[in-house]
Predicted 3D model of a 574-nucleotide part of an RNA (large-subunit ribosomal RNA, domain I) from Binatus sp. (SeqCode). The full RNA is in RNAcentral, with records from ENA. Its mean pLDDT, the model's own confidence on a scale to 100, is 83. NCBI's taxonomy places the organism under Bacteria, Candidatus Binatota, Binatia (SeqCode), Binataceae (SeqCode), Binatus (SeqCode).
Context: one part of a larger RNA
RNA sequence: GGCACACGGUGGAUGCCUUGGCGCAAGCAAGCGAAGAAGGACGUGGCUGGCUGCGAAAAGCUCCGGGGAGCCGCCUAGCAGGCUUUGAUCCGGAGAUGUCCGAAUGGGGCAACCCGGCAUCCUUAAUCGGAUGUCAUCGCGCGCUGAAUACAUAGGCGCGCAGAAGCGAACGCAGGGAAGUGAAACAUCUCAGUACCUGCAGGAAGAGAAAACAAAUCAGAGAUUCCCUCAGUAGCGGCGAGCGAACGGGGAACAGCCCAAACCUCACCUAGUGAUAGGUGUGGGGUUGUGGGGCUGCUUCAGGGUUUACCCGGGAAGUUACAAAGGCGAUUGAUAGUCAAAGGCCCCUGGAAAGGGCAACCAUAGAGGGUGAUAGUCCCGUAGGCGAAAUCGAUUGCUCUUCCUGGAAGCAGUUCCCGAGUACCGCGGAACACGUGCAAUUCCGUGGGAAGCUGGCAGGACCAUCUGCCAAGGCUAAAUAUGAGCUUGCGACCGAUAGCGUACCAGUACCGUGAGGGAAAGGCGAAAAGAACCCCGGUGAGGGGAGUGAAAUAGAACCUGAAACCGUGUGCCU
Numbered sequence: 001g002g003c004a005c006a007c008g009g010u011g012g013a014u015g016c017c018u019u020g021g022c023g024c025a026a027g028c029a030a031g032c033g034a035a036g037a038a039g040g041a042c043g044u045g046g047c048u049g050g051c052u053g054c055g056a057a058a059a060g061c062u063c064c065g066g067g068g069a070g071c072c073g074c075c076u077a078g079c080a081g082g083c084u085u086u087g088a089u090c091c092g093g094a095g096a097u098g099u100c101c102g103a104a105u106g107g108g109g110c111a112a113c114c115c116g117g118c119a120u121c122c123u124u125a126a127u128c129g130g131a132u133g134u135c136a137u138c139g140c141g142c143g144c145u146g147a148a149u150a151c152a153u154a155g156g157c158g159c160g161c162a163g164a165a166g167c168g169a170a171c172g173c174a175g176g177g178a179a180g181u182g183a184a185a186c187a188u189c190u191c192a193g194u195a196c197c198u199g200c201a202g203g204a205a206g207a208g209a210a211a212a213c214a215a216a217u218c219a220g221a222g223a224u225u226c227c228c229u230c231a232g233u234a235g236c237g238g239c240g241a242g243c244g245a246a247c248g249g250g251g252a253a254c255a256g257c258c259c260a261a262a263c264c265u266c267a268c269c270u271a272g273u274g275a276u277a278g279g280u281g282u283g284g285g286g287u288u289g290u291g292g293g294g295c296u297g298c299u300u301c302a303g304g305g306u307u308u309a310c311c312c313g314g315g316a317a318g319u320u321a322c323a324a325a326g327g328c329g330a331u332u333g334a335u336a337g338u339c340a341a342a343g344g345c346c347c348c349u350g351g352a353a354a355g356g357g358c359a360a361c362c363a364u365a366g367a368g369g370g371u372g373a374u375a376g377u378c379c380c381g382u383a384g385g386c387g388a389a390a391u392c393g394a395u396u397g398c399u400c401u402u403c404c405u406g407g408a409a410g411c412a413g414u415u416c417c418c419g420a421g422u423a424c425c426g427c428g429g430a431a432c433a434c435g436u437g438c439a440a441u442u443c444c445g446u447g448g449g450a451a452g453c454u455g456g457c458a459g460g461a462c463c464a465u466c467u468g469c470c471a472a473g474g475c476u477a478a479a480u481a482u483g484a485g486c487u488u489g490c491g492a493c494c495g496a497u498a499g500c501g502u503a504c505c506a507g508u509a510c511c512g513u514g515a516g517g518g519a520a521a522g523g524c525g526a527a528a529a530g531a532a533c534c535c536c537g538g539u540g541a542g543g544g545g546a547g548u549g550a551a552a553u554a555g556a557a558c559c560u561g562a563a564a565c566c567g568u569g570u571g572c573c574u
Base pairs, nucleotide, nucleotide: 001573002572003571004570005569006568007567008566009565015559016523017522020494021493022491023490024489025488026487027486028485030482031167032166039101040100041099042055043054044053046079047078049075050074051073061095062094063093064092065091066090070083071082072081106115107114108113116135117134118133119132120131121130122129137164138163139161140160141159142158143157144156145155171202172200173199174198175197176196182189186238213220225252226251227250228249229248235243236242256475257474258473259419263284264283266281267280268279269278270277271276289453291418292417293416294414295413296412297411298410299409300408301407303312304311305310313405314404315403316402317401318400326399327398328397329396330395331394332393333392334391335390337386338385339384344358346357347356348355360377361376362366368380369379370378424448425447426446427445428444429443430442431441434460455470456469457468458467459466510517511516530558533545534544535543536542
């Protein structure tokens, strides 16, 4: 020095564990903010470093309710001092207080700081100083005033306003809008109207009540949205890569309405001597495609009282559209809680019984967790019941509100109305599964530019026939999407190099000028019983005894404790 064995050191793998994470589902809620948010800074405890809570009224104050014996939050003991059956701590509801920064809003500013005006008040002899309130901008309404310029308008001033702003996970609609990539290169194409930027919302958004489909000369069907299918079909496509419907069928959910116009009443304005004409506005009327409506005439029908108009009575609808705001009651739910069955003094093992044995009991409860090992009957719970002073939600009834009852129906007539720089067309683009194609349909730009019910549009160029429908105004719940927050449940999900980056004081330490990047780090024991006392030692570190404990090779560098690596002892070999 090597090998082997034994015993150690180091190290922290493995096993076991879980306070944390991941995913799915359901429900609630779907917003907060100038009444100052989200997020912070600084304070705040008798002694207080951090976390949490709170705000100069500062781990808290008041009231109401729950609860019932202890309490003064956590790391975290201690000292001191208190509170509490006159009900504390704690839990829930409603209030009060709430420094400074932050949209930040009196002005400024290098956020958490600096400096002001005005009103009222305190203090001072007075100044200074201090307290409370108020003072940004824009918008809207009203009033006063008022240029160029006569009326007017702009502007100015004043008053009023729970108006706006900023934040927030995804979902939504809209305005913009890539490239890597694929096409085995690449340009049309694709990726993709994706990512990303911007605007604006809502609890959902958007869409939505046929100028729609269908069918083929017969029919059918009847807003929108979402799912399954049709179907990887028909198509589109350097007919490459690839893109990719609809009709129809089956489901979910269902809901329909209001204007403009004709015509009438009224008010005002303009022109005119006036009749009148035109315009604006309120109200009535009216809303449709077997065309509808207006106006005029006729017929029929329909409550009463009473003087035009109102009253009574009757009817209808309603807070998500078709108008809109509350109140009261009932029921129910949310935000604290509460009741809740049934095992033993037995024996065995053990440190410990919940294990084994014996013989019982409950069960609308044998889900789960805890307790010194594995507990239906020990504890928390569970099944099943019960419960709210206060605030909030839902449903429902009444109240309430609105409408109808000088209207409805039919027939006839009518030179009245039925959304115009619109539809459509040319050109240039875009969206439609559809790349210009035979390209319908929809939208934008640009230039032209209708008809008006004997009218118009569509049925994938276009024309005819036929069929369907009525554009150029608007509103509309549900079925659908999402999950930051709260609650509940579940998992052939992870188990500390895993699972979120973070199980632990983590978006921390640390890195970066900055945008930004971004860790490591869990486990004594059933219980601290966390090792009194003695010895060595530097009044050390560390260790040896003693003691605790089932165990101390469980001793805090603490469960288990692999390997690499380093030793000690013994044997063998060299």